[in-house]
This record gives sequence, structure tokens and C1' cells, in this order.
RNA sequence: GCGGGGGUACCCGAGAGGCCAAAGGGGGCAGACUUAAGAUCUGCUGGCUAAGUGCCUGCGUGGGUUCGAAUCCCACCCCCCGCACCA
Repeated sequence: GCGGGGGUACCCGAGAGGCCAAAGGGGGCAGACUUAAGAUCUGCUGGCUAAGUGCCUGCGUGGGUUCGAAUCCCACCCCCCGCACCA
């Protein structure tokens, strides 16, 4: 350099136009149980809010398409695999 795969919540990881703050697991917080802890079970776990079927933000970065983008397109950055090149 060429080809392919990938970058998603604190971590891993699913999601492939709307039903998504997004399955599942881990971790964390609270509760139940226990003398206590662990294990187990339940709830919560982006931010705001007393709360919500509310508001805001968000899927590597920046653009674009679309009524609507994590999802499609373009450029770039980074990681992995293969090939080529090189002293």
C1' cells in the first nucleotide's frame, strides 16, 4: 500500500432503518434472607427531576442521505487478520 473484519453504557457483548438509553453477562448501589459475611433472590444502574408514558445527551471523529440513523453512504482516526512491499 491492497483486501477483509471490527470500534455500542463502568467492563465484556447483542443489536443491522422507527418498537432503543439498547438483550444478556460481569461489576456497582439498594432491599430480602443471615448473628454477620458469602452465596441466592428482587429492584435499580447515561444525565436532569419528587416523579413520569417528561426533558437533554449518547453507539470512534466529521459530514451526507432520510420524515426518522448504532443501523445506509463518504472521508478520516484507531484495533485485528490476510496479502504485497522493504533494508
Molecule: transfer RNA
Organism: Candidatus Hydrothermarchaeota archaeon